c-di-GMP-I-GGC riboswitch aptamer from a Candidatus Acetothermia bacterium, 82 nucleotides, folded computationally.

RNA sequence: CUCGAAAAAGGCAAACUCGUAGAAAUGCGAGGACGCAAAGCCACGGGCCUAAAGGAGAACUAUGGCAGCCGGGCUACCGAAG
Numbered sequence: 001c002u003c004g005a006a007a008a009a010g011g012c013a014a015a016c017u018c019g020u021a022g023a024a025a026u027g028c029g030a031g032g033a034c035g036c037a038a039a040g041c042c043a044c045g046g047g048c049c050u051a052a053a054g055g056a057g058a059a060c061u062a063u064g065g066c067a068g069c070c071g072g073g074c075u076a077c078c079g080a081a082g
């Protein structure tokens, strides 16, 4: 460096509930654990969600979101075997 043990320490926290911000998606805080070896960070590519505003409009559109959808970039704890 690769790798991730029926190992140890430590970490994160889905659904759901309550509070809060928001038009919404969703974020944040608390509780809670389905899971996670990058489930740490970044919307760069794809994808997905939302549509206040725009629009004649119920269509449509991201400038709003999702990193726990995939890829990519950056960084990192612990530690056997190979």
Stems, first nucleotide, its partner, number of pairs: 002082001003079002011036002016031006034068001040074003044071003047066003053061002
It matches the Rfam family "c-di-GMP-I-GGC riboswitch aptamer". Its family is annotated with cyclic-di-GMP binding in the Gene Ontology. The source organism's lineage runs through Bacteria, Bacteria candidate phyla and Candidatus Bipolaricaulota. The prediction has a mean pLDDT of 91.